This is a predicted structure of a 72-nucleotide RNA (transfer RNA) from a Candidatus Omnitrophota bacterium.
The coordinates come from a structure-prediction model, not an experiment, and the mean pLDDT is 82.
The sequence was found in a public genome assembly.

RNA sequence: GCCGAUGUAGCUCAGUGGUAGAGCAGGGGUUUUGUAAACCUCUGGCCGGGGGUUCGAAUCCCUCCAUCGGCU
Numbered sequence: 001g002c003c004g005a006u007g008u009a010g011c012u013c014a015g016u017g018g019u020a021g022a023g024c025a026g027g028g029g030u031u032u033u034g035u036a037a038a039c040c041u042c043u044g045g046c047c048g049g050g051g052g053u054u055c056g057a058a059u060c061c062c063u064c065c066a067u068c069g070g071c072u
Base pairs, nucleotide, nucleotide: 001071002070003069004068005067006066007065010024011023012022013021018055026042027041028040029039030038048064049063050062051061052060
């Protein structure tokens, strides 16, 4: 230098155009003599940045950034 993949909650990941979700973690509660486990509930995101298309974009297009891999 060229090609590709990935980027969404503290962590691991879903979500292929119509209100952003799960598990774990964290707060509170129930239960227990107590702890753990179990169960209930709550909190937490302007979806890597910018622009475009569209009535409407995490999702489609362009560009940039970061990480990883391949080729030279």